Overview
Predicted 3D model of a 95-nucleotide RNA (c-di-GMP-I riboswitch aptamer) from a Gammaproteobacteria bacterium. The source organism's lineage runs through Bacteria, Pseudomonadati, Pseudomonadota and Gammaproteobacteria. Rfam family: c-di-GMP-I riboswitch aptamer. Gene Ontology term of the family: cyclic-di-GMP binding. The coordinates come from a structure-prediction model, not an experiment, and the mean pLDDT is 79.
RNA sequence: GGUACCCAUUGGCAAACCCGCCGCAAGGCGGGGACGCAAAGCCUCCGGUCCACGGUGGAUCCUCCAGGGUCGCCGGGGAUGGCGGGGUUGCCGGA
Numbered sequence: 001g002g003u004a005c006c007c008a009u010u011g012g013c014a015a016a017c018c019c020g021c022c023g024c025a026a027g028g029c030g031g032g033g034a035c036g037c038a039a040a041g042c043c044u045c046c047g048g049u050c051c052a053c054g055g056u057g058g059a060u061c062c063u064c065c066a067g068g069g070u071c072g073c074c075g076g077g078g079a080u081g082g083c084g085g086g087g088u089u090g091c092c093g094g095a
Stems, first nucleotide, its partner, number of pairs: 012037002017032006035082001041088003045085003048080004053075004058071005
């Protein structure tokens, strides 16, 4: 340095779902509740995913022919830290 196995303590957080509030929405906050989590503490720097807005009229559908819906592409806004990476802080101590 690597691999495998075994093992401890104080505790911590809180998914889905329900109720209330905020938001156009994604989603967030509080209470209840535990699916799980050794960082499931904190931070959007990189990527992913989600929401809505604007543009495009590129594809397609509907139509009362004025327009409307869906998908794709571009732009920037928001969300997700329990999607991954990264940064940062912290608890225990068999070894």